[in-house]
RNA sequence: GUGGACCGCGCGGGAGAGAGUGGCGAGGGGCCCCCACCGGGUUCCGAAACCACCGCCGAAGGCGCAACCGGCCCCCGGAAACGCUCAGGCAGAAGGGCCGCGCGGGCAGG
Numbered sequence: 001g002u003g004g005a006c007c008g009c010g011c012g013g014g015a016g017a018g019a020g021u022g023g024c025g026a027g028g029g030g031c032c033c034c035c036a037c038c039g040g041g042u043u044c045c046g047a048a049a050c051c052a053c054c055g056c057c058g059a060a061g062g063c064g065c066a067a068c069c070g071g072c073c074c075c076c077g078g079a080a081a082c083g084c085u086c087a088g089g090c091a092g093a094a095g096g097g098c099c100g101c102g103c104g105g106g107c108a109g110g
Base pairs, nucleotide, nucleotide: 002109006105007104008103009102010101011100012099013098018054020053021052022051023050027045028044029043030042031041032040033039055090056089057088061086062084063083064082068078069077070076071075
């Protein structure tokens, strides 16, 4: 000085599953009361958040008595795109295993 694996950051791409039902609800419209304003009553529409219920997804995370891999081998360790769905998610946004490019770090080896 180079430097595969590996790690971090940035950019781009990135699947699946109900815009589910009900409640509450900012706010808005109509009608009525009032001289009018404020205010009140009634009715309709009703975002987000929150609560409840049913159905579903699997690619943050997590868990597995788990395919597979390794070892001092009948025990121990690691562990999947498999399984479970606690968490998360099911219009959009955000997130998103993984892939590509760039930058930085970098053990081994040459």
Source information: Model confidence (mean pLDDT): 75 of 100. Glycine riboswitch aptamer from Falsiroseomonas sp., 110 nucleotides, folded computationally. The sequence was found by an Rfam model in a public genome assembly. The model forms 91% of the base pairs in the Rfam consensus.